[in-house]
Context: one part of a larger RNA
RNA sequence: UGACGGGGGCCCGCACAAGAGGUGGAGUAUGCGGUUUAAUUCGAAGCAACGCGAAGAACCUUACCUGGAUUUGACAUCCUAUGAAAAGUAUAGAGAUAUAUAAUAGCCGCAAGGCACAUAGAGACAGGUGCUGCAUGGCUGUCGUCAGCUCGUGUUGUGAGAUGUUGGGUUAAGUCCCGCAACGAGCGCAACCCUUUCCCUUAUUUGCCACCAUUAAGUUGGGCACUCUAGGGGUACUGCCGAUGAUAAAUCGGAGGAAGGUGGGGACGAGGUCAAGUCAUCAUGGCCCUUACAUCCAGGGCAACACGCGUACUACAGUGGCCAAGACAAAGCGAAGCGAAACUGUAAAGUGGAGCCAAUCGCAAAAACAUGGUCUCAGUUCGGAUUGUGGUCUGCAACUCGACCACAUGAAGUUGGAAUCUCUAGUAAUCGCAGAUCAGCAGGCUGCGGUGAAUACGUUCCCGGGCCUUGUACA
Numbered sequence: 001u002g003a004c005g006g007g008g009g010c011c012c013g014c015a016c017a018a019g020a021g022g023u024g025g026a027g028u029a030u031g032c033g034g035u036u037u038a039a040u041u042c043g044a045a046g047c048a049a050c051g052c053g054a055a056g057a058a059c060c061u062u063a064c065c066u067g068g069a070u071u072u073g074a075c076a077u078c079c080u081a082u083g084a085a086a087a088g089u090a091u092a093g094a095g096a097u098a099u100a101u102a103a104u105a106g107c108c109g110c111a112a113g114g115c116a117c118a119u120a121g122a123g124a125c126a127g128g129u130g131c132u133g134c135a136u137g138g139c140u141g142u143c144g145u146c147a148g149c150u151c152g153u154g155u156u157g158u159g160a161g162a163u164g165u166u167g168g169g170u171u172a173a174g175u176c177c178c179g180c181a182a183c184g185a186g187c188g189c190a191a192c193c194c195u196u197u198c199c200c201u202u203a204u205u206u207g208c209c210a211c212c213a214u215u216a217a218g219u220u221g222g223g224c225a226c227u228c229u230a231g232g233g234g235u236a237c238u239g240c241c242g243a244u245g246a247u248a249a250a251u252c253g254g255a256g257g258a259a260g261g262u263g264g265g266g267a268c269g270a271g272g273u274c275a276a277g278u279c280a281u282c283a284u285g286g287c288c289c290u291u292a293c294a295u296c297c298a299g300g301g302c303a304a305c306a307c308g309c310g311u312a313c314u315a316c317a318g319u320g321g322c323c324a325a326g327a328c329a330a331a332g333c334g335a336a337g338c339g340a341a342a343c344u345g346u347a348a349a350g351u352g353g354a355g356c357c358a359a360u361c362g363c364a365a366a367a368a369c370a371u372g373g374u375c376u377c378a379g380u381u382c383g384g385a386u387u388g389u390g391g392u393c394u395g396c397a398a399c400u401c402g403a404c405c406a407c408a409u410g411a412a413g414u415u416g417g418a419a420u421c422u423c424u425a426g427u428a429a430u431c432g433c434a435g436a437u438c439a440g441c442a443g444g445c446u447g448c449g450g451u452g453a454a455u456a457c458g459u460u461c462c463c464g465g466g467c468c469u470u471g472u473a474c475a
Base pairs, nucleotide, nucleotide: 001475002474003472004471005470007469008468009467010466011465012464013463015459016458019423020422021421022420023419026314027313028312029311030310031309032308033307034305035304042053043052064300065299066298067297068296069295070294073125077124078123079121080120081119082118083117088101089100090099091098092097106115107114108113127289128288130287131286132285136283137282138278139277140276141274143272148187149186150185151184152183153182154163155162156161167178168177169176193266194265195264196263198234199233200232201231202230203229207224208223209222212221213220237260240254241253242252243251244250316416320375321374322373323372324371326369332363333362334361337356338355342351343350344349382413387408388407389406390405391404392403393402429451430450431449432448433447434446435445
């Protein structure tokens, strides 16, 4: 100087407390361990691994296994020779591949020749998701959006160092004020950026409709006032008033205001810590393989199942289930696409093909909800697992191993031990919608809106953190 203390002081955080809803019990989905296996590819491991890499394993992907093949190679550059290349057809084969084969004769150049591509040959080399993340770059997680981390000059100490950065107040903040052997400065904080809430203005179609006509309908004429959209601008600054305070910084209350003291949300992550994670995104040193640890193909596996754990979904019902008819979003996506009306089918879906490169058309029905009816406390008209049968769709192909529909079947489950998680407001809870990935496949993920609470006395205690101080046989 740090680190640590079941030392002290001050302070903060859904850290506790006060509340709300869960997890832990059930069934299923999904990831992990274990076991099994020819293989169940690999990585991730307290918080910070475990719906994680994977925004989507039937083939492919795919790295694993079995079997069948290739050896200058599936891919790149160079040399020589030959030939248009590519493609098609037939046979054998699981395919990779092998054999046979008619016809066609690329681009540049006058030509010689060159280029692209293919075959054969020689070797330089290719190739490796092989090892080392404890050799590395890059990227990322975490403490933590915590308020800290440093430097120059000066001063001080023999020195390591100290001072500044401590102290008195204050703040979300090393934020600001005052004081002070310090005076300044840098990286962080804040602000500048995006979005949301209010107003003005410009624009007026595909949007909108106050007025005038018109219609079944903003449908059409007309209009651009309003709504919305998307460009520009304004608005909030403790600016004003009062109180407290050291006359300071600031705090409390009030006015006005759409909004008040950082208005809400996001992006943004200092110096460092964990030899944290990643050699399987990529790049890369070293080591290793080179008729194989490389490459191609078919099939299988990654989906196994006595069991243990994590994360979710669905429930156990009446604040509910079912039936009928009725209403209100936002944000997205659409050309190898979205696909309307109409018709067929109980339905999944099929036929159909209007319109739309989309403020125009479509996906699209929002759902919870309100109204009426029914069920009356039961393993039930709750719950839907499991299984049987028949189908639909995607796709060469749904056996291993897809999603969906109909009929039948109708398991566990009556609110969950010890323990444990999240959340402070348009939040929790609850309800649906869209998107990425994607041929198909979403209970996951990322966004969007609808309905919309309870509680916070307080900081004694648990956990984590910041500052000062103290002890130390620790570094």